[in-house]
Annotation
This is a predicted structure of a 1398-nucleotide RNA (small-subunit ribosomal RNA) from an uncultured prokaryote. The coordinates come from a structure-prediction model, not an experiment, and the mean pLDDT is 83.
RNA sequence: AACGCUAGCGGCAGGCCUAACACAUGCAAGCCGAGGGGUAAGGCUCUUUCGGGAGUACACGACCGGCGCACGGGUGAGUAACGCGUAUGCAACCUACCUGUAACAGUGGGGAUAGCCCCGGGGGAAACCCCGGAUUAAUGCCCCAUAACACCAUUUUACCGCAUGGCAAGAUGGUCAAAACUACGGCGGUUAAAGAUGGGUAUGCGUGACAUUAGCUUGUUGGUGAGGUAACGGCUCACCAAGGCAACGAUGUCUAUGGGGUCUUAAAGGAUGAUCCCACACACUGGUACUGAGACACGGACCAGACUCCUACGGGAGGCAGCAGUGAGGAAUAUUGGUCAAUGGACGAAAGUCUGAACCAGCCAUGCCGCGUGCAGGAUGACAGCCCUACGGGUCGUAAACUGCUUUUAUUCAGGAAGAAACUCUCUGACGUGUCAGAGACUGACGGUACUGAACGAAUAAGGAUCGGCUAACUCCGUGCCAGCAGCCGCGGUAAUACGGAGGAUCCAAGCGUUAUCCGGAUUUAUUAGGUUUAAAGGGUGUGCAGGCGGGAUAAUAAGUCAGUGGUGAAAUCCUGCGGCUUAACCGCAGAACUGCCAUUGAAACUAUUGUUCUUGAGUUCAGUUGAGGCAGGCGGAAUGUGUAAUGUAGCGGUGAAAUGCAUAGAUAUUACACAGAACACCGAUUGCGAAGGCAGCUUGCUAAACUGACACUGACGCUGAUUCACGAAAGCGUGGGGAGCGAACAGGAUUAGAUACCCUGGUAGUCCACGCCGUAAACGAUGCUCACUGGUUGUUGGCGCUACAUUGUCAGCGACUGAGGGAAACCAUUAAGUGAGCCACCUGGGGAGUACGUCGGCAACGAUGAAACUCAAAGGAAUUGACGGGGGCCCGCACAAGCGGUGGAACAUGUGGUUUAAUUCGAUGAUACGCGAGGAACCUUACCUGGGCUUAAAUGCAGAGUGCAUGAGUAUGAAAAUAUUCUUUCCUUCGGGACUCUUUGCAAGGUGCUGCAUGGCUGUCGUCAGCUCGUGCCGUGAGGUGUCGGGUUAAGUCCCAUAACGAGCGCAACCCCUAUUCUUAGUUGCCAGCGGGUAAUGCCGGGAACUCUAAGGAGACUGCCAGCGUAAGCUGUGAGGAAGGUGGGGAUGACGUCAAGUCAGCACGGCCCUUACGUCCCGGGCUACACACGUGUUACAAUGGCCAGUACAAAGGGCAGCUACCGGGCAACCGGAUGCGAAUCUCUAAAGCUGGUCUCAGUUCGGAUUGAAGUCUGCAACUCGACUUCAUGAAGCUGGAAUCGCUAGUAAUCGCGCAUCAGCAACGGCGCGGUGAAUACGUUCCCGGGCCUUGUACACACCGCCCGUCAAGCCAUGGGAGUUUGGGGUACCUGAAGUCC
Repeated sequence: AACGCUAGCGGCAGGCCUAACACAUGCAAGCCGAGGGGUAAGGCUCUUUCGGGAGUACACGACCGGCGCACGGGUGAGUAACGCGUAUGCAACCUACCUGUAACAGUGGGGAUAGCCCCGGGGGAAACCCCGGAUUAAUGCCCCAUAACACCAUUUUACCGCAUGGCAAGAUGGUCAAAACUACGGCGGUUAAAGAUGGGUAUGCGUGACAUUAGCUUGUUGGUGAGGUAACGGCUCACCAAGGCAACGAUGUCUAUGGGGUCUUAAAGGAUGAUCCCACACACUGGUACUGAGACACGGACCAGACUCCUACGGGAGGCAGCAGUGAGGAAUAUUGGUCAAUGGACGAAAGUCUGAACCAGCCAUGCCGCGUGCAGGAUGACAGCCCUACGGGUCGUAAACUGCUUUUAUUCAGGAAGAAACUCUCUGACGUGUCAGAGACUGACGGUACUGAACGAAUAAGGAUCGGCUAACUCCGUGCCAGCAGCCGCGGUAAUACGGAGGAUCCAAGCGUUAUCCGGAUUUAUUAGGUUUAAAGGGUGUGCAGGCGGGAUAAUAAGUCAGUGGUGAAAUCCUGCGGCUUAACCGCAGAACUGCCAUUGAAACUAUUGUUCUUGAGUUCAGUUGAGGCAGGCGGAAUGUGUAAUGUAGCGGUGAAAUGCAUAGAUAUUACACAGAACACCGAUUGCGAAGGCAGCUUGCUAAACUGACACUGACGCUGAUUCACGAAAGCGUGGGGAGCGAACAGGAUUAGAUACCCUGGUAGUCCACGCCGUAAACGAUGCUCACUGGUUGUUGGCGCUACAUUGUCAGCGACUGAGGGAAACCAUUAAGUGAGCCACCUGGGGAGUACGUCGGCAACGAUGAAACUCAAAGGAAUUGACGGGGGCCCGCACAAGCGGUGGAACAUGUGGUUUAAUUCGAUGAUACGCGAGGAACCUUACCUGGGCUUAAAUGCAGAGUGCAUGAGUAUGAAAAUAUUCUUUCCUUCGGGACUCUUUGCAAGGUGCUGCAUGGCUGUCGUCAGCUCGUGCCGUGAGGUGUCGGGUUAAGUCCCAUAACGAGCGCAACCCCUAUUCUUAGUUGCCAGCGGGUAAUGCCGGGAACUCUAAGGAGACUGCCAGCGUAAGCUGUGAGGAAGGUGGGGAUGACGUCAAGUCAGCACGGCCCUUACGUCCCGGGCUACACACGUGUUACAAUGGCCAGUACAAAGGGCAGCUACCGGGCAACCGGAUGCGAAUCUCUAAAGCUGGUCUCAGUUCGGAUUGAAGUCUGCAACUCGACUUCAUGAAGCUGGAAUCGCUAGUAAUCGCGCAUCAGCAACGGCGCGGUGAAUACGUUCCCGGGCCUUGUACACACCGCCCGUCAAGCCAUGGGAGUUUGGGGUACCUGAAGUCC
């Protein structure tokens, strides 16, 4: 500046940045009668026939003449230029008006012409023009005179200057002037020289971008002569010469008025050129001259062009980038105002006239500045409202009300400026008649404005943005990745301080926000003041022109440098001081400053220049040494291949395994001979050489270099090095050779889902040589070259030196380690990435892109140089902690292996998925869901479905009212719930009432509805794995590390040793329980050895306290002892002892944490949702469905077995709505009796086993599903949907594919028993108990899981990670595109106006 919202006043400023786009209308430059002829209009006087006429020292249109119009005002198109700025020159120039000086102007002359007049004549629409006659003036024009200090020609002398040259004094000859008017005072005129002012011109320096613009130029550069100009000059022309400019950027293209200044900055800089001032340029576009002192002229002329207007179509008129104003463009910029009062300008003698210059006013919060919208008191911190709340309150808020005060401002009334002094007129005075001085008079657009006074009354006056962080300011509601916000980070997916609203708060304030632009912050282009190992960045290497930089001494000069002085650096602005408007903004005065440029005087250290000189830098010489340095030639052996010959026979070859391939036509293998090409084993090495690329058998020749020693020579000869030139791996290209092996392409065989690959068999270019190109690489030390300086230790190569080859020294290289120092760190560290000096190259976020275009090089391939549009908010470096790896090391686990038994096949049971259904309620879903929640769904449970009901209802409490009920027994309807209805009918009492129950009303309810991703609690899993941390210290810029690592050891972060760590905590272990041995105590319901009694028999009885057992407390095991090994910890042992030996066995016990793991349906709980329903009651149904799939089990498939008969031995539990002995009935389930036991007393109770018999390998005397019939039991009730019994039936199944599970000892396997839940039971499940009772473990390569250390990482949601390419649609950006349209330019040619000169 603009836009949005809002708006009380004043002062001072500013106001088309866009279309130099087009303009209606008005105004912006005229003046002079004291130059002239005159009189169209007006005034005055006179006259008049009232039509008019005359005069006028009033005045004046048009005309001649003079001055002005070249100033003032506007704009910034063009211009990259002597345009501007600054400094200097003109000995190469002009200057009207003005100032002072000198001289002059004749009583000379002449001819016209406008105007006016005439009758006119003519053309035209108009603008206007043409022709003729008569008459006329001037300060207009011409001629003559006079004239030099002017001008021209010739010429003399003196002096001066950087040069051309200038100046002064002269001499001779020639040429050129004038204007009047007058009031008589003047005012004008001419010439000359001078001043002042204004201009012209030349030069030094400064003044944009692009090199993807590198060459430009023919009047071009210079000369001679001429022309032209005020003046120099190729300014123009003729001739002559061939120059001139350019990497210190010419030429070209693009952009742009320049400066004083303005904004910003600490400064240096960067950006900018509004208002004001200076300069330039332009005036519709282009060209041209005229007049004039001055113009190539904004409101003059001519021509051409475009546009607009008038027209009778013949022809004419015009130029707001002056002030207003209009249209258009645009986000956007004002009045068709007043006055010449002041200041200034033109003319005039003056009055005066003109002046959109100027001074004022109007519009606009556009900016800056100032003022106000009240001030003080007032707490029950009032009521109400909004908002929040833990409901107690908080907040708005001293805010309000109320009381007192003030009146700026607004409104009304009254007064009322400064800006004004001149000119002029009048008067007075002095000089002498117009000059000066004094006095008086006259003159204000703004404006009745500023200002002052009075009246009135808090009366007339507040908004905008923001409130997650940056950044001052927080809560509630709504919304639910929606709507939206956002300058950056980011916010929004149901608890948003970020969205929208509200309340509150914060910041500014007549403004507040937004957008745009510039500087800053950004040392992020680094002159001040950056970098280049790995972040962007060292050229692949050398040589070297220009350039930059350069050793010691001395002398001179004074260019740089430093100091003094002078000039300039306009004013305004900025700064300081003072002053004027009430203050401020604003303005005035004074000072300082303007860091610059020029001149001059001086200094001489440093740089520079010149001279002389030196030797240490550099080079030369002599002597020696070293090496895969280079080039050319010769030679060699091993290997490979091939050929020939031979021996010999069936394979060879190749691979993870194979095949292709070769081979009976004789391969492979072996032997001999021959040939070919390429490469050089061992030595050989952080070795050596080279500028880099690179260089390896031996030898010869040629050649280059480095080092060491000598210290003879030269005397700074040096360093770096843009452009240039040369070299430059591999691959590739051209021509000609060569070709053994290897081997892109290609072919075949394998592998694979595929395999255009990896592996194999072949194999062409190529690899090799000669010549010529290419010119790039991770051309790397990712580290440019040179010089100087700055600690050590150690190895090695080549020299020198001393010696007794113990060492020590020195120079030049090549390495390792470690300091100071540096570094973001990793690391570098005398071979620096340390400290300095010089020069070069390169970098400036990622992608696009080393791409496109252009140019250069190349045979090509391609190389060099090298962008932009667009897009992202990152890309990147180093290090840290984790996680991960089909990385490494160590170790563990029924992890594998070794074994035993299963699952997967069958039938059934059970759970899940799916499907079905009115409903098949819900949850659990890899390991860590699936005989899980459920330790027991016929009703109930039950949450689901159909249907029927209820609405405070199932419980409790409070308050109000009512009743005396309740309860019990009925009746009707109904499936029931329920509804309707009949009968029956309390207690205490102080008689007030109370207790209790019911009815009713109100308040609190209820929800297995949602969210386990809002939560508590609890649980699973990693995992009973050995880990997880802390304090202090130390290390690191930091994240973090150390401790916790290392060596051993252990089941163990268990312990020991070592150690910048020392300690500690949670885990491990131990402490707890059961069990194995024993002791003590106790001895009933348990026990019974001994004693006694008794029975058919039994601890049955007396008794006993030994044993078993019961249940309390002790003991015991600790590597304690021994041997060996070991520093130790500890390990080993058929050791001893012991019931038990190295954690004895089992259990309980689960670190920090992970999985947003599971559970809102066990419980609790925030939020949300339902409230005659998502609550609640009831009947029935469902959770039990069934083409199918999966998990977990049971029973089997049989002879180590089935069946029958006989017979033996447990533990742990349960029992009164119960367990039940015993007796009877029934084949049995069970039933009927009966007794014991609330239980170490009674009771429920074993099976496998053992003995005997039978079956004899079959779908069976295996197996028992399914089905039929008959029953039993529980229960209100076994249809959907129970279990059991008996008889009959007798399915699949003959040991189970891929695959997979459990288990290491009293374990697996096998056998039965009990319990919870429970009326009963779908239990073959779960939890316990005991009986019988094995096999195997070489070992840790592999699979799975885990621990520690280490390594890589572009992962951190952490490999179930990350990430690459193609593809759809769209078409935002960029490009292509058949074409189409248009602007500008270059070149060639044609026509050619006005105008100037000849």